Two RNAs folded together computationally: RNase P RNA and transfer RNA, 459 nucleotides in total. It holds a member of the Rfam family "Bacterial RNase P class A". The prediction has a mean pLDDT of 76.
[in-house]
């Protein structure tokens, strides 16, 4: 100098004027016996979008379903250890496998419990198989038939270990040596996944579980349009109400099975009507307050830990609308584009990304002009 | 805000338990007709919404986006 890998951060700055939403304070008006509140006007102070506020893909807080218990079904996840309130699409460190020269990246239970699937091609596709070839025999002499053979060819995504020697009619784990791989035992290391060494066995075991399934772990449902209170307004009618219902998959367990009046009955109890509950049809409203922003909170420092993170100390207060505020103009600086210029520079620009809170929080994913910082790898050149 | 369904030629729809995408209408050409329509015959036309993954193989299975459609408010 060139090419790349990984991580973190910013994402227009400053000033002025006007406007919008929230909170606070003051003055005046209004009203009253007096005062206060509410209301109206004026003025002042203060706060006012994001790294993703987005997708709603996970996990919670919170609220209601009386409680949220067991089993089946259903669903989700899956190497090991740790972190975190939790996470099943989270984070950190590591193991194994694969890719890359490398920095680094990607993947992750089990097809020797069982079942299923594999089009086309090919002779044969799952306790395999003889099309060509090779060998033997017979007919016979270009060839045909029978048998043997998985070493060679061909098909395919995939054809039942590799190399060498022995062996054989030709061959073959048929036998042997080494290697790969499988099962199993021992020794050593690691918290563990696993790694290193060594012995034995049988000689070979294919793929697919984002196929059914098996093993292990976890999961009650709904969601701020949850839910609580107040105000306004209207018109009620019908069904059900206990061998039932709660229980929005099923079973067990648990809970509820209330109350008023009348009648019958010695009583237990039973029947009817109503309230209540629930379903359907019809009607009314389109308002307010709370929930609602102080928390798994931000920033800085010390200590512990490889790290994620934890503990302690200090400091800060940081949007809260309800047709939904966060905007507009001017100046200046930065960046970008165009024009002029030899250059310095000047002028112009309705040029400066993605996007925008709505109960809140922790993650993931996706979108994002331009820019900054840190660590590392490979190639090349010079000293 | 919450929940659910769908996306395949120009249009409307198929495609089973993954096996290499078809049907009707439309369009083009030819035949028939004096000509047109109808009819008959032949043909063209698809990166299955986009991207990634699993698999030998994906319209189909899994993940992430994009688009379209539908449902859910309070009182009594």
């Nucleotide at each position: 100098g060139g090419a790349g890998c990984c991580g973190g951060c910013c994402g227009g700055g400053c000033g002025g004027c006007c406007g919008c939403g929230g909170g606070g304070a003051a003055g005046c008006g209004g009203g009253u016996a007096c005062g206060a509140g509410a209301c109206g006007c004026u003025c002042c102070c203060u706060c006012g979008a994001g790294g993703a506020a987005a997708g709603u893909c996970c996990g919670g807080a919170c609220u209601c379903c009386a409680c949220a218990g067991g089993g089946c079904a259903g669903g989700a996840c899956g190497c090991u250890g740790g972190g975190g309130a939790a996470a099943g699409u989270c984070c950190c460190a590591g193991g194994c496998g694969g890719g890359g020269c490398g920095a680094c990246c990607c993947g992750u239970g089990g097809c020797c419990a069982g079942u299923g699937c594999a089009a086309c091609a090919g002779a044969g596709a799952g306790c395999a198989g003889a099309c060509c070839g090779c060998c033997c025999g017979a007919g016979u002499u270009u060839c045909u038939c029978g048998g043997g053979u998985a070493a060679g060819g061909g098909u395919g995504a995939a054809a039942c270990g590799g190399u060498g020697a022995g062996g054989u009619a030709a061959g073959a784990g048929c036998u042997c040596a080494c290697c790969a791989g499988c099962g199993u035992g021992c020794c050593g290391g690691a918290u563990g996944a696993c790694c290193g060494g060594u012995g034995c066995g049988g000689c070979u075991a294919g793929g697919u579980a984002a196929a059914c399934c098996c093993c292990g772990u976890c999961c009650g449902g709904a969601g701020c349009a949850a839910g609580a209170c107040c105000a306004a307004g209207c018109a009620g009618g019908g069904g059900g109400u206990a061998a039932g219902g709660g229980u929005g998959g099923c079973c067990c367990g648990c809970c509820c099975g209330c109350u008023u009046c009348u009648c019958c009955u010695c009583a237990u109890g039973g029947a009817g009507a109503g309230g209540g509950c629930u379903c359907c049809c019809g009607g009314g409203u389109a308002g307010g307050u709370c929930g609602c922003a102080a928390c798994a909170g931000g920033c800085g420092g010390a200590c512990g830990g490889c790290a994620a993170c934890g503990u302690c100390c200090g400091u800060c207060g940081c949007a809260g609308a309800u047709g939904g505020a966060u905007g507009g103009c001017c100046g200046u600086c930065g960046c970008c584009g165009c024009u002029c210029g030899a250059a310095a520079g000047a002028g112009c620009g309705g040029g400066c990304a993605c996007a925008g809170a709505a109960u809140c929080c922790g993650g993931c994913u996706u979108a994002u002009a331009g820019g900054c910082c840190g660590g590392c790898u490979c190639c090349u050149g010079g000293c | 805000g919450c929940c659910g369904a769908c996306g395949u030629g120009g249009c409307g729809c198929a495609a089973c338990u993954g096996g290499u995408a078809g049907c009707g209408c439309a369009c083009u050409c030819g035949a028939c007709u004096u000509g047109u329509a109808a009819u008959c015959g032949a043909g063209c036309g698809g990166u299955u919404c986009g991207g990634g993954g699993u698999u030998c193989a994906a319209g189909u299975c899994c993940c992430c986006g994009c688009g379209u459609c539908g449902g859910c408010u309070c009182c009594a």